[in-house]
Context: one part of a larger RNA
RNA sequence: GAAUGAACGCUGGCGGCAGGCCUAACACAUGCAAGUCGAACGGAGUUAUAUUGUAGCUUGCUAUGGUAUAACUUAGUGGCAGACGGGUGAGUAAUGUAUAGGAAUCUACCUAGUAGUACGGAAUAAUUGUUGGAAACGACAACUAAUACCGUAUACGCCCUACGGGGGAAAAAUUUAUUGCUAUUAGAUGAGCCUAUAUUAGAUUAGCUAGUUGGUGGAGUAAUAGCCUACCAAGGCAAUGAUCUAUAGCUGAUCUGAGAGGAUGAUCAGCCACACUGGAACUGAGAUACGGUCCAGACUCCUACGGGAGGCAGCAGUGGGGAAUAUUGCACAAUGGGCGCAAGCCUGAUGCAGCCAUGCCGCGUGUAUGAAGAAGGCCUUCGGGUUGUAAAGUACUUUCAGCGGGGAGGAAGGUGUUGAGGUUAAUAACCUCAGCAAUUGACGUUACCCGCAGAAGAAGCACCGGCUAACUCCGUGCCAGCAGCCGCGGUAAUACGGAGAGGGCUAGCGUUAUUC
Numbered sequence: 001g002a003a004u005g006a007a008c009g010c011u012g013g014c015g016g017c018a019g020g021c022c023u024a025a026c027a028c029a030u031g032c033a034a035g036u037c038g039a040a041c042g043g044a045g046u047u048a049u050a051u052u053g054u055a056g057c058u059u060g061c062u063a064u065g066g067u068a069u070a071a072c073u074u075a076g077u078g079g080c081a082g083a084c085g086g087g088u089g090a091g092u093a094a095u096g097u098a099u100a101g102g103a104a105u106c107u108a109c110c111u112a113g114u115a116g117u118a119c120g121g122a123a124u125a126a127u128u129g130u131u132g133g134a135a136a137c138g139a140c141a142a143c144u145a146a147u148a149c150c151g152u153a154u155a156c157g158c159c160c161u162a163c164g165g166g167g168g169a170a171a172a173a174u175u176u177a178u179u180g181c182u183a184u185u186a187g188a189u190g191a192g193c194c195u196a197u198a199u200u201a202g203a204u205u206a207g208c209u210a211g212u213u214g215g216u217g218g219a220g221u222a223a224u225a226g227c228c229u230a231c232c233a234a235g236g237c238a239a240u241g242a243u244c245u246a247u248a249g250c251u252g253a254u255c256u257g258a259g260a261g262g263a264u265g266a267u268c269a270g271c272c273a274c275a276c277u278g279g280a281a282c283u284g285a286g287a288u289a290c291g292g293u294c295c296a297g298a299c300u301c302c303u304a305c306g307g308g309a310g311g312c313a314g315c316a317g318u319g320g321g322g323a324a325u326a327u328u329g330c331a332c333a334a335u336g337g338g339c340g341c342a343a344g345c346c347u348g349a350u351g352c353a354g355c356c357a358u359g360c361c362g363c364g365u366g367u368a369u370g371a372a373g374a375a376g377g378c379c380u381u382c383g384g385g386u387u388g389u390a391a392a393g394u395a396c397u398u399u400c401a402g403c404g405g406g407g408a409g410g411a412a413g414g415u416g417u418u419g420a421g422g423u424u425a426a427u428a429a430c431c432u433c434a435g436c437a438a439u440u441g442a443c444g445u446u447a448c449c450c451g452c453a454g455a456a457g458a459a460g461c462a463c464c465g466g467c468u469a470a471c472u473c474c475g476u477g478c479c480a481g482c483a484g485c486c487g488c489g490g491u492a493a494u495a496c497g498g499a500g501a502g503g504g505c506u507a508g509c510g511u512u513a514u515u516c
Base pairs, nucleotide, nucleotide: 001516002515003514004513006512007511008510009509010508013363014362015361016360017359018358019356020355021321026319027318028317030316031315032314035080036079037078040077041076043074044073045072046071047070048069049068050067051066052065053064054063055062056061057060087274088273089272096199097198098197099196100195101194102193105191106190110187111186112185113184114183115182116181117180118152119151120150121149127142128141129140130139131138132137158167159166160165172179173178174177200246201245202244207237208236209235212234213233214232215231216230217229218228249271250270251269252268253264254263255262256261276297277296278295279294280293299310300309301308302307327353329352330351331350335349336347337346338345339344366396367395368394369393376387377386378385379384400457402452403451404450405449406448410443413439415437416436417435418434419433420432421431422430460505461504463502465486466485467484471500472499473498474497475496481488482487
């Protein structure tokens, strides 16, 4: 000098863009953060219409029950999604990451192709009844449905094979035209695995290793493999640093520097790991699963003492720790995601707003004129000098803030309707395209533009001995104090404290810390 996720002191007008627990991976009150589908299913409920029965009577109205149709809602079964998105960096020095390769693999949804979608069956939740429990949650009995479950048939291609043969599917829905389902081939996407090279410090860590290194047979996996097992052999690694110890997520990048390097790994992006601590599997295309399950532990809470419930390293927020880090905000309007044919629903992802000079950038706090060089202050050799065109005065302007009015873009879509085309037996329904109509904005009192009034509302901070730009007076008297280094202060201190003057930066300035 440059830089910072900074902090502290003094000060503080506006806007844009960014950033904001670096410490206790400490503990968490409360709310929200993952649902959706009635076009898979049987129920239940509400409303409307039609029809029918009963009762009351004012004889066409009220009440109530049944049936049918339509619309809406949904606890449960079922499907898909909760493996994404969001957080954190504890662990990990290599099961990681980066780069370059590789072969022995899987891949829901999506795209393209081929072939099918036949016939049956047994249950179960919901519901009802009885019943246990304080609760959490159950138990028994009866009944019922499905795109839930099971069997049979069939098999181009598929799988296994000792090449003889053997094995294996499916689910339907409705407005009848689509969407599904099964098997399989290929693609796309995603993921798993292997190899090489690189990847902090310590030798006051020198030897380490028995599933250890390799082989054979088997088990196991989606797949290779001591991944596991039995047997056999005795190997394997290491001063080119094994093993051990300490520290640490890695990278693209960021900071600095002329570069080579050095330091860092906040924000953003890729990968990895973790989800109170430790362990385990289930489901599934995918997890050994943050807001799933089971076991153990610590902690907190409820309890009728028998037993139960919980996990913010999601977004806000609280306590604690700390020099230190924000709102228990608005909206799904946009982008994206999940489900759904769709309308739509959900989305603390995201878009926005709030707080903070935390940083960067821009703007303003007036402009021109004005010598009686005013007053006051300070200095003085007492003549004057300086503050200083500075002020006052005169003439203007109105950015920003304030008040009033106008006003884009972010909106694409979706809905209704008309027409054309496709499909079809069909002028129905559905799909595609075009026209028209009424609409969809959290931000938002938006950006931006116009008008109004008035210089009006807007300057500080550290420094002035040398390094280092900037000097005098007063006070103090090795005291009080200053100080980054050299050093100042013991009676005229440009170095302490105050004042005036001055040089520096400026909505900031200085100090501290850290890096180059």
Small-subunit ribosomal RNA, 5' domain from Aeromachus stigmata shanda, 516 nucleotides, folded computationally. The source organism's lineage runs through Eukaryota, Hexapoda, Eumetabola, Aeromachus and Aeromachus stigmata.